[in-house]
């Protein structure tokens, strides 16, 4: 160097064929329960979707380019 994979919330990911409010699980934070603690149970908070352009009424999703990582290959 070429190819391929992936980068969405503190962490592990989803998010179909591009559609109108971006989600879960765990973690946090508040409350319920308990003699107290786990444990369960309700709330909530928290995201410039790796940066940048394009395409398009409309991008996390398409297309281009750069970046990090990861893996395979000379």
């Nucleotide at each position: 160097g070429g190819c391929g994979c992936g980068g969405u919330a503190g962490c592990u990911c989803a998010g179909c064929u591009g559609g109108u409010u971006a989600g879960a699980g765990c973690g946090c934070a508040g409350g319920a329960u308990u003699c107290a603690u786990a444990a369960u149970c309700c709330u909530g908070a928290g995201g410039u979707c790796g940066g940048c352009g394009g395409u398009u009424c409309g991008g996390g999703u398409c297309c281009g380019c750069c970046u990090c990582g990861c893996g395979c290959u000379a």
The RNA shown here (transfer RNA) has 74 nucleotides and comes from a Saprospiraceae bacterium. It matches the Rfam family "tRNA". It is annotated as a transfer RNA. Its family is annotated with triplet codon-amino acid adaptor activity in the Gene Ontology. Its mean pLDDT, the model's own confidence on a scale to 100, is 81.